Notes
Model confidence (mean pLDDT): 81 of 100. This is a predicted structure of a 73-nucleotide RNA (transfer RNA) from a Candidatus Altimarinota bacterium. It was read from a public genome assembly. It matches the Rfam family "tRNA". By type it is a transfer RNA.
RNA sequence: GGGAGUGUAGCUCAAUGGUUAGAGCAGGGCGCUCAUAACGCUUUGGUAGUGGGUUCAAUUCCCACCACUCCCA
Numbered sequence: 001g002g003g004a005g006u007g008u009a010g011c012u013c014a015a016u017g018g019u020u021a022g023a024g025c026a027g028g029g030c031g032c033u034c035a036u037a038a039c040g041c042u043u044u045g046g047u048a049g050u051g052g053g054u055u056c057a058a059u060u061c062c063c064a065c066c067a068c069u070c071c072c073a
Stems, first nucleotide, its partner, number of pairs: 001072007010025004018056001027043005049065005
């Protein structure tokens, strides 16, 4: 320099156009226990990388940029 992929909660990931964006782990509270861990119940946490476009409607489709990963040279 060329090409491809990924970006969603503190972490690992779902949902692939449709009205409340979820799960597990983690954090807080409660229960259980002599106590801790484990376990059970409950709860907190996201302007979806940034900016535009398409659409009645965008996490999802399109474009540019940014970051990271991989391949080629």